[in-house]
Predicted 3D model of a 1672-nucleotide part of an RNA (large-subunit ribosomal RNA, half A) from a Planctomycetales bacterium.
NCBI's taxonomy places the organism under Bacteria, Pseudomonadati, Planctomycetota, Planctomycetia, Planctomycetales.
The RNAcentral record of the full RNA draws on ENA.
Its mean pLDDT, the model's own confidence on a scale to 100, is 80.
Context: one part of a larger RNA
RNA sequence: GGCGUGUGGCGGAUGUCUUGGUGCCAGGAGGCGAUGAAGGGCGUGGAAGACUGCGAAAAGCCCGGGGAAGCUGUCAAACAAGCGUUGAUCCCGGGGUCCCUGAAUUAUCGUGCGCUGAAUCCAUAGGCGCACGAGGCCAACGCGGGGAACUGAAACAUCUCAGUACCCGCAGGAAAGGAAAGCAACAGCGAUUUCCCCAGUAGCGGCGAGCGAAAAGGAAACAGCCUAAACCGUCCCGCUUCGGCGGGGCGGGGUCGUGGGGCCCGUCGUACGGAGUUACAAAAUCGUCUGCUAGAAGAAUCCGAUGGAAAGCGGAACCACAGCGGGUGACAGUCCCGUAUUCGAAAGCGGAACGAUCUCCGACGGAGUCCCCGAGUAGGCCCGGUCACGUGAAACCCGGGCUGAAUCCGGGAGGACCAUCUCCCAAGGCUAAGUACUCCCUGGCGACCGAUAGUGAACGACGUAGGGCGACCGAACGGUGAAAAGAACCCCUGCUAGGGGAGCUAAAAGAACCUGAAACCACAUGCCUACAAGCUGUCGGAGCUCCAUGUUCGGGCUUGCCCGAACGGAGUGACGGCGUGCCUUUUGCAUAAUGACCCGGCGAGUUACCGUCACUGGCUUGGUUAAGGCCUUCAGGGCCGGAGCCAAAGGGAAACCGAGUCUGAAUAGGGCGAAAAUUGGUCAGCGGCGGUAGACGCGAAACCUGGUGAUCUACCCAUGGGCAGGUUGAAGCGCGGGUAAGACCGCGUGGAGGACCGAACCCGACGGUGUUGAAAAAUCGUGGGAUGACCUGUGGGGAGGAGUAAAAGUCUAAUCAAACCAGGAGAUAGCUCGUUCUCUCCGAAAUAGCUUUAGGGCUAGCCUCGAGGCAACUACGUCAUGGGGGUAGAGCUACUGAAUUCGCAUGGGGGGCUACCCGCCUGCCCAGCGUAACCAAACUCCGAAUACCAUGACGACUAUCUCGGGAGUCAGUCCGCGAGGGAGAAGCUUCGCGGUCGAGAGGGAAACAACCCUGAUCGCCUGCUAAGGCCCCAGAGCCCCGCUUAGUCACUAAGGAUAUCAGAAUACGUUGACAGCCGGGAUGUUGGCUUAGAAGCAGCCAUCAUUUAAAAAGUGCGUAAUAGCUUACCGGUCGAGUGUUUUGGUACCGAUAAUGAACGGGAGUAAGCGGGGCGCCGAAGCAGCGGGUUCGGUCCGUUUCGACGGACCGAGCGGUAGGAGAGCGUUCCAGAUCAGAUACAAGCCGUACCGAAAGGAGCGGUGUCGGGGUCUGGAAGUGAUUAUGCCGGGAUGAGUAACGAUAAAGCAGGUGAGAAUCCUGCUCGCCGAAAGCCUAAGGUUUCCUGGGGAAGGUAAAUCCGCCCAGGGUAAGCCGGUGCCUUAGUCGAGGCCGAAAGGCGUAGACGAUGGACAGCAGGUUAAUAUUCCUGCGCCGCUCGUGUGGACCGAUGGGGGGACGUUGCGUAAACGGUGAUCGGGCGGCUAGAAGUGCCCGUAGGCCUCCUCAAGGGCGCGGACUGGAAAAUCCGCCGCAUCAGCCCGAGAGGUGGUCUCGAGUCCCUGGAUGACGAAGUCAUCCGCAGCGCAACCAAGAAAAGCCUCUAAGGACCGAAGCACGAGCGACCGUACUAAAACUGACACAGGUAGGCGGGGCGAGAAGCCUCAGGCGCUC
Repeated sequence: GGCGUGUGGCGGAUGUCUUGGUGCCAGGAGGCGAUGAAGGGCGUGGAAGACUGCGAAAAGCCCGGGGAAGCUGUCAAACAAGCGUUGAUCCCGGGGUCCCUGAAUUAUCGUGCGCUGAAUCCAUAGGCGCACGAGGCCAACGCGGGGAACUGAAACAUCUCAGUACCCGCAGGAAAGGAAAGCAACAGCGAUUUCCCCAGUAGCGGCGAGCGAAAAGGAAACAGCCUAAACCGUCCCGCUUCGGCGGGGCGGGGUCGUGGGGCCCGUCGUACGGAGUUACAAAAUCGUCUGCUAGAAGAAUCCGAUGGAAAGCGGAACCACAGCGGGUGACAGUCCCGUAUUCGAAAGCGGAACGAUCUCCGACGGAGUCCCCGAGUAGGCCCGGUCACGUGAAACCCGGGCUGAAUCCGGGAGGACCAUCUCCCAAGGCUAAGUACUCCCUGGCGACCGAUAGUGAACGACGUAGGGCGACCGAACGGUGAAAAGAACCCCUGCUAGGGGAGCUAAAAGAACCUGAAACCACAUGCCUACAAGCUGUCGGAGCUCCAUGUUCGGGCUUGCCCGAACGGAGUGACGGCGUGCCUUUUGCAUAAUGACCCGGCGAGUUACCGUCACUGGCUUGGUUAAGGCCUUCAGGGCCGGAGCCAAAGGGAAACCGAGUCUGAAUAGGGCGAAAAUUGGUCAGCGGCGGUAGACGCGAAACCUGGUGAUCUACCCAUGGGCAGGUUGAAGCGCGGGUAAGACCGCGUGGAGGACCGAACCCGACGGUGUUGAAAAAUCGUGGGAUGACCUGUGGGGAGGAGUAAAAGUCUAAUCAAACCAGGAGAUAGCUCGUUCUCUCCGAAAUAGCUUUAGGGCUAGCCUCGAGGCAACUACGUCAUGGGGGUAGAGCUACUGAAUUCGCAUGGGGGGCUACCCGCCUGCCCAGCGUAACCAAACUCCGAAUACCAUGACGACUAUCUCGGGAGUCAGUCCGCGAGGGAGAAGCUUCGCGGUCGAGAGGGAAACAACCCUGAUCGCCUGCUAAGGCCCCAGAGCCCCGCUUAGUCACUAAGGAUAUCAGAAUACGUUGACAGCCGGGAUGUUGGCUUAGAAGCAGCCAUCAUUUAAAAAGUGCGUAAUAGCUUACCGGUCGAGUGUUUUGGUACCGAUAAUGAACGGGAGUAAGCGGGGCGCCGAAGCAGCGGGUUCGGUCCGUUUCGACGGACCGAGCGGUAGGAGAGCGUUCCAGAUCAGAUACAAGCCGUACCGAAAGGAGCGGUGUCGGGGUCUGGAAGUGAUUAUGCCGGGAUGAGUAACGAUAAAGCAGGUGAGAAUCCUGCUCGCCGAAAGCCUAAGGUUUCCUGGGGAAGGUAAAUCCGCCCAGGGUAAGCCGGUGCCUUAGUCGAGGCCGAAAGGCGUAGACGAUGGACAGCAGGUUAAUAUUCCUGCGCCGCUCGUGUGGACCGAUGGGGGGACGUUGCGUAAACGGUGAUCGGGCGGCUAGAAGUGCCCGUAGGCCUCCUCAAGGGCGCGGACUGGAAAAUCCGCCGCAUCAGCCCGAGAGGUGGUCUCGAGUCCCUGGAUGACGAAGUCAUCCGCAGCGCAACCAAGAAAAGCCUCUAAGGACCGAAGCACGAGCGACCGUACUAAAACUGACACAGGUAGGCGGGGCGAGAAGCCUCAGGCGCUC
């Protein structure tokens, strides 16, 4: 380390429970609100928080009723303080109170009335007042105004989705609709609504997808009325020719379609009549009865044993109109609450009926007359919409535009239109019931869930925590016990956490608490493991350890138990054989193709309706009801209900006919039917499949609707702010030169610039780092801009096909070629993935046709199940016979074409010769002829084998066929053969025939889907074989004849080669071959030419002759050329074969790649190769024996005749997609039944038993109150190793990376259980235009003090921005409000718009700006311009005094009031130096100074002086300033001087502080005393002034002035003094560890101050004050 076992931990599955949820039924209620709702905020208790209740009268107050002895709600116990029999708490009814908000209202709108009242006389508009009403909220249901898209149509546009989703308006308890200008059809009905049915019919429809009525019939419930007009009367107004006419209000009258009414005539008649509160007229009240809102009574049991406890058990009783249910220490009719039944209301609310009071009401007929009967209407045309109906022949209904009737002798409708006929009476209105829904109350029920389920939510915070700017999104977490009896006391430890004892309890079940699985982590132990090898198993198996639910034997006894032994078994397992996970997807996966870290839980073919088929059942005298109704033991149901549906007759397009009919001229023929055969019909249940619905589950990118976002960012608007320092030197100007005058030039001055360098600031070009970061964009270094098209703060604007954009498709909240959120919505997905228990039988396909089709589909083919018929010489195989064919082959002098050689010279052409003509030649081209040899898928004079067709025989025995239900398959692969494409390449591609794999295991080929053998039902320590093998690995072998020498065997070719064996041919050879050796190899001649030379041998020509046995005018080497060597050739020697060509076998070379690899290895000369012979081995094949199962047959038994059981015989039983069948298990229900007190069920753990499997028992342990088992049926949220699944837990990585700026620590002391880190001190280091100080925004207590250490703090911590407790923020003069206005926002009236709403006047709001009165010092642990001290100031009111005429506004005027850049002046602050004051002086070689250190500061008042600058006159006219004006404006004169104001500065004096330091005190808080306090200089951005320039630089109020109305001599304004008053909000802390970035995060965050030295400087370096050393 592995496996097993045991004991624990962790974890929270499982079981069980339920407070919660969910669905349904019945009843109620169906609203609340200006008398202030819903909702919210804040309060409220003795005591902090949350929930509940309540509202400053605050867990409550008053009254009435009920009720009863306790009470002060819950988490949540205790304490404090109280209340209650004089009736509390509590329950019900009524009343009171009811903060702030919210419709939120001191408003707005509507209606009515009154008053007032413009242009404009009356009047109206408008204004004012009063009264009444409205407004807002709410789940679904309703009506209306608007109105999508995804989707479907396999694309898409009409269409569909769908008038759906959504937005908006409005109403009610219901809404809507409703009393025929209706249906219908020659018969009739009689408002509307809802249900059933009609009917998926009639129809509509790119006649596609799809959409889809109505009447009639059956039910529920029922209800009808009022007006306008004619006519009469009356009141008012207008007009009037005064006769009346017109209009309006009111009363009478009147309301209909066999037309009605008016007018006119007539009859009857006021009742013992009728009607009534939802319409029809309208208020109601009372009584009887009854219900709701609290309640009351309510029968009957004891004992014993067990036990912690009795309700269970045993025994004996009782009640029952009560045995529903719950509780009580286990299961209770009789213990408790209840239940059946009965009873009950002071008060409030509701109700049917009846009665009383009350209220209302004339009826009918007839003739005539022609008076009335709903007008911009009906109708028409154009365009739309709705009707099931898409423009259609399109009626009917509705709308927009343009037109435009009739009045009963009239009008509308009946699906264009017309006629006839029929029905009805529009253009006014009301109307219950039946119907829809459930935020809510009460009661009840469930083959609904039971904590990952059921609501998102069972829980002290659930729409909570948390996320997001926002709209919005949105969790997790249940259980001690009967009772807290919640562990006294002791011990360890830090008065901790935790643990050990003790004790309680039935049990520790111990609060992280019922049960307590698995992953995972430990400890102990049995076996194994350190020279050995791989899917981790399986089979065999020695050894070691152990012994049970089995069998046998023995023994004992309380005879079914115990003990022992053996067989046998359990654990482990050396060693050996075989052996490349699972899923998915594929032709094919160990694949290096997908998916899974592990475990547990959850997780996918369901439901409704319709259709179809099978099975089962009922009826068949055809079957069956639907809605609804009635009854009922309130629960299962039963009975009515025949409307309707299916069937009973078919044929036809239909009319129509009918056992026939259609076609047709037909009586013919044919099609479909009838007849026939025993089937058929219908209604249910269950099952298979289909359709419509999300339809097996998960998954898009997208589209549309309504909202939310410009706190990020882009642009714009308004108002503010920022830019160290240095450099350059434009225009202009001055002077000089110059010119007729200019121009122009020089010098100076000047200070311009999208100028230059460079910090802050902004940007982000390059590189490094970072890349699970410090950071979801940074850091470090370099870099760009830095007075401008610059940067920035605050406030504001516009947005989703839209904004914004110096334009990149950039940006619009870490999201952009169309944001985000919610919804349509479960969009769609011909795509991918996943899809859960077992066994049995059969078992595919990867093809054809068509397809916007090719990875999808439909039909056919192939599979399966059921039925039919065993009838057909059906299918299949073999043989025989008879057929047609045009393939293989072959052939081509047989065609068509292709094509090679030779010949001929027939024709033509080209070329050449000749050229006057005739001609001649040709080795070139074409054609032709002949000869020889050939080629062809699209050639054939020919032509098989197979295949196919037919017939017959035989075999086989249903394999075939028909009908019906269900599929899957449409990616195939390799091999052999035949072909095409390709290159006669491919593990290539496309076909045909066959096979295997696919879906096939086994044996062989080392390993190896496809190759060879062979098809696995199970078992066996049997036998025989196949392929292939037989030396060893490793089962089985020997003999004979050859070949190979290469380890060929045991990778390969072209090509190469005296390898070797066998054969053939040919040449030479005893007249002596081949090879070797010895010898010769000569002469003319150095052949000629050429050449410098050329002599056999540079080259050219010729290549003769002679001697010979033979010898080239020379084969090669060689020389300058010769020479020399050599060959051919000849002789000798030798003595038998030699040479060449060719065929076949086996070997050789060719043969080079990256770790070592070409028999599987060893090895082999046979154990290689070829041939022959006889054996053997070898598989899941065959056989043998035994078992199972399916099918068939036979027999027996049972039988509700369907079938079931048993025995025997025979055959079969590989299997993916798939079909069919039989079972196991889970949850719940019904019935039956069982165990259960010595308790025990489920669950969990273990187990060697049973079954063919899914699985099931028994036993032991745990578990300790809660249920469970078996059988028969029933119903399903019914079975998971896999979906980058979901949730939770646990691993691995790993004790690894990291611990967030490398500015840095060290020592001593203190505290403490414990100190690198806390505190103190000393030393060291870092920042110092900051890493210091102030302060806006933002945050919201983080501030200070005391205490604490679980968690947070990247470790520790005694410490903290952490936790607990207490404390802390003080304003007339700081900021804001009570003042003003900018951009902009809202917006009375108003204008516009389907609605929602949009714009906008008056007005209001709105700082980033304007206006505006306080300084110094002191003080606290924590605040201070706020408290205190001192000295001031502002406003208002009042008083007193003075004053002596003006005051007075929402109006007039002035003013406020504004740019940029530069220059100047110069305050404050500050610096430096001096001066003055105080202090120091140890060490040291020395220094008493010319040394060192600190300080040398402010406020206010008085007076004097200086001063930038600003202001100031008199008169007139009455035409301007919307009225008036003395003001402004205008005109005339004057404008020298003078006067006034004055930011600020300097000085004198006074006063109050401060002040280095000194003193007291152990120390600290603190107290006391307290000197100098002067001068020079530098900087200088406030303020002020000036100049230049062009882009020409807010508004309003405060303020001043003028008058109007009005006030004022009865005393205005102003002035002086005094007194009183002066509100609300902010104020702590924080500038980064407190904001924004998920963090105590190297980022970001406006403005002010910002010392010294060097320096131009705010650069850089060092340093003061001050702050830090960055939490390992």